[in-house]
A computed fold for a 317-nucleotide part of an RNA from a Chthonomonadaceae bacterium, annotated as large-subunit ribosomal RNA, domain IV. Taxonomically the source falls in Chthonomonadaceae (Bacteria, Bacillati, Armatimonadota, Chthonomonadales). The prediction has a mean pLDDT of 87. Its Rfam family is "Bacterial large subunit ribosomal RNA".
Context: one part of a larger RNA
């Protein structure tokens, strides 16, 4: 000096990107116990006392009495806790060997295919699966407990509809037209109009389909503002909530909290570069080795090091 461990003044997170490590809490019994909640929960919340041995009484739980020691779940094992937000409801899955999660899945919603030798899968096929089911089945796609909701745009796109129409292939047809010449009513051979499907065009539908959701200018008796008007343009121009956000550049916006002192936190505003309704919208008890802020307790993370224990390293052999 490495590893790995045990104490430690005064202080107690000042450490540090962050309480990473460590300390702290521990078991059993009694008492007691908050907002919130989906009434189940939350909860072991939180925050208090008690615990040994000996004698007596009882059936016993326990009670009375008495006694030790610094200390009686006397060793080992053995929860730290509160409060705020965010993101996923939740138990569960996952990158074997740098990610465990807010990512996946998941009950629930929708849409949408499939009437059974079912759609779909796998297979050149035979046949299998689905399924010894049969639309309360069964495939696929979005979304993702529950709660309160999912707004507007069918103009391009895609999808379904749609016994007319318009195009349209090959066939089908055969006006006419060339060649052969021997006359043949033969034979080769071009070929219009007719008629020809789906598709396409065409007429609707259709967003929990793939998507999309506007600019300028004026205006009110103080300033500002613009409920109000004009105008362009559009398939229609973003509704309800939400909003410096897991999304805000400009930004450490601004004003509150909280701290002596806060780019982070929490609660507002709303000027949303560039939120928004199932590529779900805002919410939400529980729940989370998830992220994130603040508090108590606690401590060698620190001020700032010290001593010791073991096994190396070093020296000798």
């Nucleotide at each position: 000096c490495u590893a790995u461990c045990g104490u430690u003044a005064a202080g107690g997170a000042a450490c540090u990107a962050g309480g990473c490590a460590a300390a702290a809490u521990g078991g059993c019994c009694c008492c007691g116990u908050a907002a919130c909640u989906u009434c189940g929960g939350g909860a072991g919340a939180a925050g208090g006392g008690g615990u040994g041995c000996c004698g007596g009484a009882g059936c016993g739980a326990u009670c009375c009495g008495g006694u030790c020691g610094c200390a009686g779940c006397g060793a080992a094992g053995a929860g730290a806790g509160c409060c705020g937000a965010g993101c996923g409801a939740c138990u569960g899955u996952u990158u074997a060997c740098c990610a465990a999660a807010a990512a996946c899945a998941c009950a629930g919603g929708u849409c949408u295919g499939u009437g059974c030798g079912a759609a779909g899968u796998c297979g050149a096929a035979a046949g299998a699966c689905g399924a010894u089911g049969u639309a309360u089945a069964c495939g696929g796609g979005c979304u993702g407990a529950c709660g309160c909701c999912u707004g507007c745009c069918c103009a391009a796109u895609g999808c379904c509809a749609g016994a007319a129409g318009g195009u349209u292939a090959a066939c089908a047809g055969g006006a006419g037209g060339g060649g052969u010449a021997u006359u043949a009513u033969g034979c080769c051979u071009c070929g219009a109009a007719u008629c020809g499907a789906a598709g396409c065009c065409c007429u609707g539908g259709u967003g929990a389909a793939g998507g999309g959701c506007g600019g300028c200018c004026g205006u009110a008796a103080c300033u500002a503002u613009a409920a109000c008007g004009g105008u362009c343009c559009u398939a229609a121009g973003g509704u309800a909530g939400c909003g410096a956000a897991a999304u805000u550049c400009c930004u450490u916006g601004u004003c509150g909290g909280g701290u002596a002192a806060g780019u982070u936190c929490c609660g507002a505003c709303c000027c949303g570069c560039a939120c928004g309704a199932a590529u779900g919208g805002c919410g939400u008890a529980a729940c989370g080795a998830c992220u994130u802020g603040g508090c108590u307790g606690c401590u060698g993370u620190c001020u700032c090091a010290a001593c010791g224990a073991u096994a190396g390293g070093c020296u000798c052999g």